[in-house]
RNA sequence: AACGAUAAAGGCAACUUUUCCGAAAGGAAAGCGCGCAAAGCCAUGGGUCUACAGUUUGGAAACGAACCAGGAUCGCCAGGCUGCCGAAU
Numbered sequence: 001a002a003c004g005a006u007a008a009a010g011g012c013a014a015c016u017u018u019u020c021c022g023a024a025a026g027g028a029a030a031g032c033g034c035g036c037a038a039a040g041c042c043a044u045g046g047g048u049c050u051a052c053a054g055u056u057u058g059g060a061a062a063c064g065a066a067c068c069a070g071g072a073u074c075g076c077c078a079g080g081c082u083g084c085c086g087a088a089u
Base pairs, nucleotide, nucleotide: 002089003086004085011036012035016031017030018029019028020027021026034075040081041080042079044078045077046076047073048072049071052070054067055066056065057064058063
């Protein structure tokens, strides 16, 4: 350095509940704990989710339809940066 133990010390916190933010996806705080050796951080490349704004379109209008990330997701994959411990190999 790779690597990842029925190790040690810890850490995070799925789902869900309550409250708040958001058009939504989703996010935040508290409780809970499915699980995680990076389930620490970063939207860089993909994937996935949403469709407020925008464009087109139907309609007298209300409203609807289609397209679309300027949005989200790092606990989807990859990549980048950083990190505890030291069994076996």